This is a predicted structure of a 73-nucleotide RNA (transfer RNA) from Streptomyces gardneri. Taxonomically the source falls in Streptomyces (Bacteria, Bacillati, Kitasatosporales, Streptomycetaceae). The prediction has a mean pLDDT of 80. Its Rfam family is "tRNA". Rfam classes the family as a transfer RNA. RNAcentral holds the sequence, with entries from ENA.
RNA sequence: ACGGACGUAGCUCAGUCGGUAGAGCGGCGGUCUGGCAAAACCGUUGGCCGGGGUUCGACUCCCUCCGUCCGUG
Numbered sequence: 001a002c003g004g005a006c007g008u009a010g011c012u013c014a015g016u017c018g019g020u021a022g023a024g025c026g027g028c029g030g031u032c033u034g035g036c037a038a039a040a041c042c043g044u045u046g047g048c049c050g051g052g053g054u055u056c057g058a059c060u061c062c063c064u065c066c067g068u069c070c071g072u073g
Base pairs, nucleotide, nucleotide: 001072002071003070004069005068006067007066010025011024012023013022019056026045027044028043029042030041031040050064051063052062053061
């Protein structure tokens, strides 16, 4: 330089053919305990890399920037 894959919650990842975004772990609170902690259970917390375009509507499609990984030379 060229080709390809990827960027979603604090972390690991779903969600991909456009229709109001989820799980596990984690954090916080509660139940339980004489009290603290742990376990278990219940509740809760928090996000689509940035910019632009198409569309009634975009994590999803198009353009572009940035970053990560793989390959070719």